[in-house]
RNA sequence: CUAUCAUCGAGAAAGGUGGAGGGACUGGCCCUGAGAAGCCUUGGCAACCGUCAUUAUCACAAUGAGCGGUGCCAAUUCCAUCCCGGAUAUAGGCCGGGAAUGAUGAUGG
Numbered sequence: 001c002u003a004u005c006a007u008c009g010a011g012a013a014a015g016g017u018g019g020a021g022g023g024a025c026u027g028g029c030c031c032u033g034a035g036a037a038g039c040c041u042u043g044g045c046a047a048c049c050g051u052c053a054u055u056a057u058c059a060c061a062a063u064g065a066g067c068g069g070u071g072c073c074a075a076u077u078c079c080a081u082c083c084c085g086g087a088u089a090u091a092g093g094c095c096g097g098g099a100a101u102g103a104u105g106a107u108g109g
Stems, first nucleotide, its partner, number of pairs: 001109008013042005021031003026080003043073003048069003051065005081099006
């Protein structure tokens, strides 16, 4: 980088450094000198993988712990676009489902 699968309306921030950006892209709308990104330290959330414990099984598994590997700690993936459906007088707008985009994990190439 790429393929497949799963998840994405819950949850969780302080300090130091730094000095103007950040929220993927585009538009919107937000955050930000009452200090952005990045880096460091400490803390936390969660439970994808490993591990351990308990229960059960031929096997698959379920629940728990939070020790190890990731991840995450403004706003639904911040919102949008396309398709299908619903109420409604068309449209706009609204609601539901799906796709797309993106992110994370696991496995493979």

This is a predicted structure of a 109-nucleotide RNA (SAM riboswitch aptamer (S box leader)) from an uncultured Chlorobiaceae bacterium. Rfam family: SAM riboswitch aptamer (S box leader). From the family's description: The SAM riboswitch is found upstream of a number of genes which code for proteins involved in methionine or cysteine biosynthesis in Gram-positive bacteria. Its mean pLDDT, the model's own confidence on a scale to 100, is 82.